[in-house]
Context: one part of a larger RNA
RNA sequence: UUGGGCGUAAAGCGCCUGUAGGUUGUUUAUUAAGUCUGUGGUUAAAGACUAGGGCUCAACCCUAGGAAAGCAAUGGAAACUAAUAGACUAGAGUAUGGCAGGGGUAGAGGGAAUUUCUAGUGUAGCGGUGAAAUGCGUAGAUAUUAGAAAGAACACCGGUGGCGAAAGCGCUCUACUGGACCAUUACUGACACUCAGAGGCGAAAGCUAGGGUAGCAAAAGGGAUUAGAUACCCCUGUAGUCCUAGCUGUAAACGAUGGAUACUAGAUGUAGUGCAUAAAGUACAGUAUCGCAGCUAACACGUUAAGUAUCCCGCCUGGGGAGUACGCUCGCAAGGGUGAAACUC
Numbered sequence: 001u002u003g004g005g006c007g008u009a010a011a012g013c014g015c016c017u018g019u020a021g022g023u024u025g026u027u028u029a030u031u032a033a034g035u036c037u038g039u040g041g042u043u044a045a046a047g048a049c050u051a052g053g054g055c056u057c058a059a060c061c062c063u064a065g066g067a068a069a070g071c072a073a074u075g076g077a078a079a080c081u082a083a084u085a086g087a088c089u090a091g092a093g094u095a096u097g098g099c100a101g102g103g104g105u106a107g108a109g110g111g112a113a114u115u116u117c118u119a120g121u122g123u124a125g126c127g128g129u130g131a132a133a134u135g136c137g138u139a140g141a142u143a144u145u146a147g148a149a150a151g152a153a154c155a156c157c158g159g160u161g162g163c164g165a166a167a168g169c170g171c172u173c174u175a176c177u178g179g180a181c182c183a184u185u186a187c188u189g190a191c192a193c194u195c196a197g198a199g200g201c202g203a204a205a206g207c208u209a210g211g212g213u214a215g216c217a218a219a220a221g222g223g224a225u226u227a228g229a230u231a232c233c234c235c236u237g238u239a240g241u242c243c244u245a246g247c248u249g250u251a252a253a254c255g256a257u258g259g260a261u262a263c264u265a266g267a268u269g270u271a272g273u274g275c276a277u278a279a280a281g282u283a284c285a286g287u288a289u290c291g292c293a294g295c296u297a298a299c300a301c302g303u304u305a306a307g308u309a310u311c312c313c314g315c316c317u318g319g320g321g322a323g324u325a326c327g328c329u330c331g332c333a334a335g336g337g338u339g340a341a342a343c344u345c
Base pairs, nucleotide, nucleotide: 004316005315006314007299008298012313014201015200016199017198021194022193023192025088026087027086028085029084030083031082033081034080035077036076037075038074039073041071042070043069049065050064051063052062053061054060091191092188093187094186095184096183097182098181103177104176105175106174107173108172109171110154114150115149116148117147118146119145120144121143125136126135162169163168206247207246208245209244210243211242215241216240220236221235222234223233258312259311260310261309262308263307266290267289268288269287270286272284273283274282275281294301318345319344320343327338328337329336330335
C1' cells in the first nucleotide's frame, strides 16, 4: 500500500458558514468523451506459456505456435456515467396564516440577602473549631431597631422541562433582532449533500488599557494540627471574579458517538402545533426511559442506532521517548497550531 477501523481498546476537527473538489431526484431527445465491441498496425530478439526436437536424463539448448495486455488509428453499440436542449415535482427553497421558547443585543425598573457607614436600645462578651487559638470587643462589639450607600447574583416557579450550531442561556418590562415548528397548499423548478484550503463563533483561567470592587478568594501573613505540614481546619487577605474595548483560542469543548439521505416491531412518560373532540385517538416535529429484529469482544446500542445501505469530510496504525525537539506560523506574553527521530521495552 491493499485490507481493517474510529461510544469505552489507537482514532470524529469544540462548533458553524462556505470556495475548489467529490457526490447528486424523475423523464424525453440528441451526441458519443468515459464505457463495451470488431478490424488492421505496433509493442525487436531473448525470456514466460503450449507442442515438438537435441545433448544417455535433467538443468541447458534448438524449432514451431498461440494468447493476454498496452498504445495510437479506424468501424460499430447506446443501457449506464457525462455533455447539450427540453419537460416534471416527491428533494430544496419562497410566499401566506399561526405558534412555543432562560435564542441574541441594548435600555429601563425591582425586591430579598450580604457588607460598610450613621443614629437609637443595650452590656460583656462575640466569633470560630474535633478541641482551640490567632481575630473582633468597655475607644461599647456581637445582638436588635431605623435610615443611607455600594457591588454582585437573581430564591420560589424550576421540571432527565424549553431555546441555541456549539460555547452557552433563568428577576420584570420595553425596543430591535436570528432560528425552529405547525397548517394551507399557492409559487420557483434540482436551485441539493458534503466540504481540503479559507472565514466566523468559541467555557474557565490568563494578558493589555480604563473603570469598578459588596461577597468570595489563587498568592501572601497569622493561628492550629503534626515527627514535620511549604496541606487539609480556622482568622485575615491581594490579584482575580464584575463592566467597557481589544487579545488569547484552549477544556473530560463529552452523547468520550462528524454531517446528509433512505429503509427496518413496538410500549410508556413528557413539552410544541394541527385535526378530531365527552373521553379515547391521530398527523408532523422534539425530548426521555424500556424494548423486537439486528448489531457488539463484552458492556451496551436499538426509528434520536452503535441496525441495513449510499455519498462527502476528518482521523487511527504497539507502549514509552512526546504532544517533546527542530523548523515554520500565530500571539504583547503565557503559550497555541503543525509535529519528528535517536534510543528503549

A computed fold for a 345-nucleotide part of an RNA from an uncultured marine eukaryote, annotated as small-subunit ribosomal RNA, central domain. The coordinates come from a structure-prediction model, not an experiment, and the mean pLDDT is 87. RNAcentral holds the full RNA, with entries from ENA and SILVA.